The RNA shown here (c-di-GMP-I riboswitch aptamer) has 79 nucleotides.
The sequence was found by an Rfam model in a public genome assembly.
Model confidence (mean pLDDT): 82 of 100.

RNA sequence: UAACCGAAAUGGCAAACUUACUGUAAGGUAAGGACGCAAAGUUAUAGGGUCCAUGUUAUGGGACAGCCUGACUGCCGAA
Numbered sequence: 001u002a003a004c005c006g007a008a009a010u011g012g013c014a015a016a017c018u019u020a021c022u023g024u025a026a027g028g029u030a031a032g033g034a035c036g037c038a039a040a041g042u043u044a045u046a047g048g049g050u051c052c053a054u055g056u057u058a059u060g061g062g063a064c065a066g067c068c069u070g071a072c073u074g075c076c077g078a079a
Stems, first nucleotide, its partner, number of pairs: 005077002012037002017032006035066001041072003046069003049064004
């Protein structure tokens, strides 16, 4: 120094729930809140999966990255 890994420290994110706004819905945004997270950062035009509306069923529309795998990026440094 790099990979793996995850002790400590600094800082970061923010589930459920509540309120407001928004959307037909799933859901999203903001504030409060903290269950958790070393990628709980990005990617839904990488693959799978789940959910919603339409309504007849599909190479279609929408949502989820805090469901799994992959890709890209990234803080710190004990054993």